Predicted 3D model of a 77-nucleotide RNA (transfer RNA) from Acidobacteria bacterium 28-9. The sequence was found in a public genome assembly. Its Rfam family is "tRNA". By type it is a transfer RNA. The coordinates come from a structure-prediction model, not an experiment, and the mean pLDDT is 80.
Order: sequence, then structure tokens, then C1' cells
RNA sequence: GCUCUCGUAGCUCAGUUGGAUAGAGCGUUCGCCUCCUAAGCGAAAGGUCGCGCGUUCGAGUCGCGCCGAGAGCACCA
Repeated sequence: GCUCUCGUAGCUCAGUUGGAUAGAGCGUUCGCCUCCUAAGCGAAAGGUCGCGCGUUCGAGUCGCGCCGAGAGCACCA
């Protein structure tokens, strides 16, 4: 340098054919329970869906560019 894969909550990951308000587990906070803690139960908070532009009535999902991570290939006088 070229090709491919990936980027969604603090962490690990879902998200079907493009369709209404984007979810789960763990973690965090609060409450219940308990003599206390842990465990258990309930609730809440937490998201520019990497960034920008475009297509569309409608984009996490499709297209283009850029950024970042990984893999393969090439170059290496």
C1' cells in the first nucleotide's frame, strides 16, 4: 500500500426483510429482606448506535468518505 471483518449502555453482547419508544446479562445507585454483611427480591439511572454526508416517507441496518481495532496479502534495494 491492497483486501476482508468489526465499532451499539461502565464491561460482555443481541437487534430478524429498513418500520412505532434501541434491548439483555453483569456492574452501579436506591429500596425491601437481615442483628450486620453477602445472597435473594423489586425499582431506577445509564446510549451523539465511532464521526460526517447521502439514499429513503422512514436508517443501528443500505451507499460513499474519514477515524479506530483486528486478520490476510504484497513491498522491504